Transfer RNA from a Bacteroidota bacterium, 86 nucleotides, folded computationally. Its Rfam family is "tRNA". By type it is a transfer RNA. Lineage of the source: Bacteria > Pseudomonadati > Bacteroidota.

[in-house]
RNA sequence: GGGGACGUGGUGAAAUUGGUAAACACGUCGGACUUAAAAUCCGGUGGCGCGGGAGCGCCUUGCGGGUUCGAUUCCCGCCGUCCCUA
Numbered sequence: 001g002g003g004g005a006c007g008u009g010g011u012g013a014a015a016u017u018g019g020u021a022a023a024c025a026c027g028u029c030g031g032a033c034u035u036a037a038a039a040u041c042c043g044g045u046g047g048c049g050c051g052g053g054a055g056c057g058c059c060u061u062g063c064g065g066g067u068u069c070g071a072u073u074c075c076c077g078c079c080g081u082c083c084c085u086a
Stems, first nucleotide, its partner, number of pairs: 001085007010026003019069001027045006046059005062078005
């Protein structure tokens, strides 16, 4: 240089004939249990902004574009990681 695979919340990861993004697990926060803790059980948990609060708005699948009513999914460019090849 050429070819291929992959990139999704804090972490590991699901979801692909285009139709609610994040199931499940871990972590974490609150609670129950305990003298206390561990274990176990119950519930919450993407980011930013606004609000006293209830709540509301915007954004989010590596980054930037395109197609489409609609994109994690299809197309193009770039970045990164890994593999094959010269």